[in-house]
Model confidence (mean pLDDT): 81 of 100. Predicted 3D model of a 72-nucleotide RNA (transfer RNA) from Candidatus Absconditicoccus praedator. Its Rfam family is "tRNA". By type it is a transfer RNA.

RNA sequence: GCCUUCGUAGUUCAACGGAUAGAACGUCCCCCUCCUAAGGGGAAGAUGCGGGUUCGAUUCCUGCCGAAGGCA
Numbered sequence: 001g002c003c004u005u006c007g008u009a010g011u012u013c014a015a016c017g018g019a020u021a022g023a024a025c026g027u028c029c030c031c032c033u034c035c036u037a038a039g040g041g042g043a044a045g046a047u048g049c050g051g052g053u054u055c056g057a058u059u060c061c062u063g064c065c066g067a068a069g070g071c072a
Stems, first nucleotide, its partner, number of pairs: 001071007010025004018055001027043005048064005
């Protein structure tokens, strides 16, 4: 330099182009308990950065940034 795959909550992962972007673990609050753990209820928290296509984009196209792998 070229090619492929990928980038979503703190972490690990979902999401036919269409519902309020979900789940587990974690964090915080409450209940329960003499206390803790366990258990029950609730809350906060995310689409790497621009541009395009579309009535509608996490999803499709494109540029950049970053990660992994391959070729030279």